Model confidence (mean pLDDT): 76 of 100. Predicted 3D model of an 85-nucleotide RNA (SAH (S-adenosyl-L-homocysteine) riboswitch aptamer) from a Burkholderiales bacterium. It was read from a public genome assembly, where an Rfam model found it. The model forms 100% of the base pairs in the Rfam consensus.

[in-house]
RNA sequence: GACCUCGAGGAGCGUUGCAACCCGGCCACGCCGGGCCAGGCUCGGGGCAGGCAUCCCGCCGACUUGCGAACCGCGCUCGUUGAAC
Numbered sequence: 001g002a003c004c005u006c007g008a009g010g011a012g013c014g015u016u017g018c019a020a021c022c023c024g025g026c027c028a029c030g031c032c033g034g035g036c037c038a039g040g041c042u043c044g045g046g047g048c049a050g051g052c053a054u055c056c057c058g059c060c061g062a063c064u065u066g067c068g069a070a071c072c073g074c075g076c077u078c079g080u081u082g083a084a085c
Base pairs, nucleotide, nucleotide: 003047004046005045006044007043008042009041010078011077012076013075014074015073018040021035022034023033024032025031026030039071050060051059052058
């Protein structure tokens, strides 16, 4: 780094539908139709494999203090904070 899982990013309603996923079809590794669909993104915890070192036990950390996100199609509602009237 990848994958899986859990959490956080204030809460909700409506709507469109790309990817992924599911179903069906076809001139078949792609295309068409239908369904579902706006946390799929970022940050963090854990798992897994892996890597490093090595005779072995191992390591990829521990402690303290301080600070702390950036975002999420369109429309609407609420909450929170600040400003103006």